[in-house]
Context: one part of a larger RNA
RNA sequence: UGACGGGGGCCCGCACAAGCGGUGGAGCAUGUGGUUUAAUUCGACGCAACGCGAAGAACCUUACCAGGGUUUGACAUGCCGGUAGUACCGACCUGAAAGGGAAGGGAUCCCGCAAGGGAAGCCGGCACAGGUGGUGCAUGGCUGUCGUCAGCUCGUGUCGUGAGAUGUUGGGUUAAGUCCCGCAACGAGCGCAACCCUCACCCUCUGUUGCCAGCGGGUUAUGCCGGGCACUCUGAGGGAACUGCCCCGGUCAACGGGGAGGAAGGCGGGGACGACGUCAAGUCAUCAUGCCCCUUACGCCCUGGGCUACACACGUGCUACAAUGGCCGGUACAGAGGGCUGCAAACCCGCGAGGGGGAGCUAAUCCCACAAAGCCGGUCUAAGUUCGGAUUGCAGGCUGCAACUCGCCUGCAUGAAGGAGGAAUCGCUAGUAAUCGCGCAUCACGCACGGCGCGGUGAAUACGUUCCCGGGCCUUGUACA
Numbered sequence: 001u002g003a004c005g006g007g008g009g010c011c012c013g014c015a016c017a018a019g020c021g022g023u024g025g026a027g028c029a030u031g032u033g034g035u036u037u038a039a040u041u042c043g044a045c046g047c048a049a050c051g052c053g054a055a056g057a058a059c060c061u062u063a064c065c066a067g068g069g070u071u072u073g074a075c076a077u078g079c080c081g082g083u084a085g086u087a088c089c090g091a092c093c094u095g096a097a098a099g100g101g102a103a104g105g106g107a108u109c110c111c112g113c114a115a116g117g118g119a120a121g122c123c124g125g126c127a128c129a130g131g132u133g134g135u136g137c138a139u140g141g142c143u144g145u146c147g148u149c150a151g152c153u154c155g156u157g158u159c160g161u162g163a164g165a166u167g168u169u170g171g172g173u174u175a176a177g178u179c180c181c182g183c184a185a186c187g188a189g190c191g192c193a194a195c196c197c198u199c200a201c202c203c204u205c206u207g208u209u210g211c212c213a214g215c216g217g218g219u220u221a222u223g224c225c226g227g228g229c230a231c232u233c234u235g236a237g238g239g240a241a242c243u244g245c246c247c248c249g250g251u252c253a254a255c256g257g258g259g260a261g262g263a264a265g266g267c268g269g270g271g272a273c274g275a276c277g278u279c280a281a282g283u284c285a286u287c288a289u290g291c292c293c294c295u296u297a298c299g300c301c302c303u304g305g306g307c308u309a310c311a312c313a314c315g316u317g318c319u320a321c322a323a324u325g326g327c328c329g330g331u332a333c334a335g336a337g338g339g340c341u342g343c344a345a346a347c348c349c350g351c352g353a354g355g356g357g358g359a360g361c362u363a364a365u366c367c368c369a370c371a372a373a374g375c376c377g378g379u380c381u382a383a384g385u386u387c388g389g390a391u392u393g394c395a396g397g398c399u400g401c402a403a404c405u406c407g408c409c410u411g412c413a414u415g416a417a418g419g420a421g422g423a424a425u426c427g428c429u430a431g432u433a434a435u436c437g438c439g440c441a442u443c444a445c446g447c448a449c450g451g452c453g454c455g456g457u458g459a460a461u462a463c464g465u466u467c468c469c470g471g472g473c474c475u476u477g478u479a480c481a
Stems, first nucleotide, its partner, number of pairs: 001481002003478003007475007015465002019428005026319008034310002042053002064305007073128001077127007088105002092101003108119004130294002133292003139288002141283003144279001146277001151190006157166003170181003196271004201239005207233001210229001215226003242265001245259005321421001325380007337368003342361002347356003387418001392413007434457007
C1' cells in the first nucleotide's frame, strides 16, 4: 500500500422484510451426470456449465462406430515427363453405394504454308495439399463475470530516507469521484451524465392507407365510386422540460420538500453504450495462429448404424390436479412481422389433418389471418368426475429418394399419475408480476412445451435496514501478500 476479520461507522441493490406467482411432489418435453454401448462425436462445470455452442441430428448435417473403397488426393499453387481420338458424354457389366471395368459417340484456343511447337484439359511423377489430431497456462480475435458497481489513474507541486502519501480525505448532497463548501494542493485523463435510437404531446410537410367528417352517385351490405387531405394514420423535419416559475427548508450554496402550469416533470419510460482491472474464467470445434503430432494414413469418399441407448440422479420448462372451472352455441376488440422455384383468397371434397382449385399480391393496395383471454346464453354439481390428459391400439394426412431404428399432424378408441407438493429454493416494485393469444428466425418436414419479438386484460406490497447475500466510502486490528 493492499487483502482479510463471526471489528466499528455511514450508504446502496427485489439483498432481507411486505406482497403476488412459482420450482421442489405428478405426467410429459428438453439439457446434464451416471451407466450402457461397436459408437452413444466434441466442448461448457458454483454464482458466471446443465431448453448452453444447437436460430432445426431420419440421409445430409457429422466431427463418432462398423463395413466397403481411395490415394497428387474432395480443394490451392508450382515444376518435370507423357498424351490425340485427348478433354468431355457415356449404353452396358460388377457393386449397398462409393469405387472398379468398358463398347460407342466426340470437341476448343495460339504461332506456323507444312512438319512441328505451345495452351487448356487429362494421365504418371515430384514439391506439396489435407487433419473438427494435441496444447485456450504458447496466442490474436471475440465473449462471460464482478458491474451501470462509482470507481481507476496521470502531470506539476508539496510531504516522507524509502515503499508511498497528498490530490481522491473532511462537512453537506446525488442514481453517480453528481454538484456545493472547505482544504498543500492546482489541474487533467479513462469512467458517470449528456450527445445516438425508441415510446408519450403538439406543429409543418406528405397524401393510390384513412374519412360521409361536408357534397354527389350507387348497394341487401361494404370508402364501393366521383371527389377531398379536415381527422386517424404513414414517415421526414421541427417544437416542447430547464428545478425555468411560486412557497418552505438549507450556509446567501449544492440540493431537498410542496405547489402552479403542462401530454410529460426534476435522471419522464425503455434501449444502445460497461472505466483501470479480476477470475492463467470460456473458446485451437466459427475464424486466425506458434509449437508438437498423422501423412497409403489421425487425410478423403460411400452404405448402414450412432449422436434419440435407460436401474437411476439433478437443472430448465410445458400440462395439470379443476366450478373466479370444463364443455357447447353466439358475439366483439390488437400490435408487430413474413411472403416469387413464395404467401395463397373465393369455391368444391373430407368429421378432421388435408386434398382439389387457382383469383390476387414483387405487397400501408393481395395473402398468411378466425387473435385468444373477454362478453352473452346454455349445460355439468363436487365426483378422480363432462377435471386431467400420459400411455397404448386401429385408421388416415403431409414433407421427403427414404419416416424400422428415429418425424410432425388428424380421427376413433383407450384413458395412467395427479386431490396444491417435505427439507429447501426462484422471479417480480407498474403497465411490472400474473394471465391470454399472435408473429418471426433457423427450416423440405420437424420432435418449438425452446429462443427472439408483439400486443390484449391487468394486480398486490414496500413499516423498515436488526438479520441473510453482494457491493461502495472512511476507519481499526493483523503473526497474510
Model confidence (mean pLDDT): 87 of 100. The part of an RNA shown here (small-subunit ribosomal RNA, 3' major domain) has 481 nucleotides and comes from an uncultured bacterium.